About this RNA:
The part of an RNA shown here (large-subunit ribosomal RNA, domain IV) has 355 nucleotides and comes from a Bacillota bacterium. The RNAcentral record of the full RNA draws on ENA.
[in-house]
Context: one part of a larger RNA
RNA sequence: CCCUCGUUAAGGAACUCGGCAACAUGACCCCGUAACUUCGGGAGAAGGGGUACCCCAUUAGCUUAAGGGUGAACAGCCCAAGGGCGAGGGGGGCGCAGAGAAACGGCCCAAGCGACUGUCUAACAAAAACACAGGUCCGUGCGAAGCCGAAAGGCGACAUAUACGGGCUGACGCCUGCCCAGUGCUGGAAGGUUAAGGGGAGGGGUUAUCCUGCAAGGGAGAAGCUCUGAACCGAAGCCCCAGUGAACGGCGGCCGUAACUAUAACGGUCCUAAGGUAGCGAAAUUCCUAGUCGGGUAAAUUCCGACCCGCACGAAUGGCGUAACGACUUGGGCGCUGUCUCGACGAGGGACCCG
Numbered sequence: 001c002c003c004u005c006g007u008u009a010a011g012g013a014a015c016u017c018g019g020c021a022a023c024a025u026g027a028c029c030c031c032g033u034a035a036c037u038u039c040g041g042g043a044g045a046a047g048g049g050g051u052a053c054c055c056c057a058u059u060a061g062c063u064u065a066a067g068g069g070u071g072a073a074c075a076g077c078c079c080a081a082g083g084g085c086g087a088g089g090g091g092g093g094c095g096c097a098g099a100g101a102a103a104c105g106g107c108c109c110a111a112g113c114g115a116c117u118g119u120c121u122a123a124c125a126a127a128a129a130c131a132c133a134g135g136u137c138c139g140u141g142c143g144a145a146g147c148c149g150a151a152a153g154g155c156g157a158c159a160u161a162u163a164c165g166g167g168c169u170g171a172c173g174c175c176u177g178c179c180c181a182g183u184g185c186u187g188g189a190a191g192g193u194u195a196a197g198g199g200g201a202g203g204g205g206u207u208a209u210c211c212u213g214c215a216a217g218g219g220a221g222a223a224g225c226u227c228u229g230a231a232c233c234g235a236a237g238c239c240c241c242a243g244u245g246a247a248c249g250g251c252g253g254c255c256g257u258a259a260c261u262a263u264a265a266c267g268g269u270c271c272u273a274a275g276g277u278a279g280c281g282a283a284a285u286u287c288c289u290a291g292u293c294g295g296g297u298a299a300a301u302u303c304c305g306a307c308c309c310g311c312a313c314g315a316a317u318g319g320c321g322u323a324a325c326g327a328c329u330u331g332g333g334c335g336c337u338g339u340c341u342c343g344a345c346g347a348g349g350g351a352c353c354c355g
Base pairs, nucleotide, nucleotide: 001350002349003348004347005346006345007344008343010341011340014339019336027051028050029049030048031047036041038171053092054091055090056089061085062084063083064082067079068078069077070076094098106334107333108332109331110330111329112328113326114325118130119129134169135168136167137166138165139164140163146155147154148153172321173320174319175318177251178250179249182248183247184244185243186242187241188240191239192238193237197233198232202228203227204226205225206224209220210219211218212217252270253269254268255267256266279313280310291307292306293305294304295303
């Protein structure tokens, strides 16, 4: 010096990112317990008091029970030695201390997030992430949809729409506005477009034959074979027409205006599919920002309550509340402490030295 542990004057979080760690609390009985609340809870709230031993005393009472009485009875009913438990009261003495050791909650206030019990990164994350009952939308009429499988077949389900599959949301309470222009989905089928295919107008190749030429060659050319091929007829889809937001998503700008000023209920104008309703709001969201005001502190970039100029909240990618719950996060307080002022001493085990 390191590890583990013990004690510590005065102070008591001044430590530190942060009370991390440690201290403290602790059992049982009694008293007594607030806001709030979904009336269950919150509650072991909080906060107090008591506790051993001896005597009165074989306490009251509860319990167990050998045996006995009655009786026909090992039914019943009655008596009962002994054993166990044992509140409460009065009195007494001892110690610093009586749950004398050990095991054995610290508590309160406020806020955020998530309703809750649960689940997870086996081995750096346990959470406000996942799940969850509940809500809602979509699909599915049964050889279901969906899923696995070249297939047979299987799961779904030996189920049948109060069922099964999928998406989103996430208890509960109050609610969930406007936009269907784009994208998606659903429905529609008049018109436009449209493939293979059907169709075959027309065109090309070949040449029996014919024409021309002295010849080489040139020209015309039926049928057949063959290549090509216009019009026209051809579905869904797309275009098109509608619907649809708890479908993907979106939810404006500029200028002016009131008899102080300021502000603008009001007006004008441009654009849009429509211009953000309720509720919340410097927020797990606020850049400017340590916004401003209030509270709390001697002093506060944190915290709480307000305000609203929302850089860039907002309604099931849910909005706002909410009792209970949480090894969650933030702020404050009481208690308590070697966290600290600021160290000290001690114990055991290492390190180190000698062998």

It matches the Rfam family "Bacterial large subunit ribosomal RNA".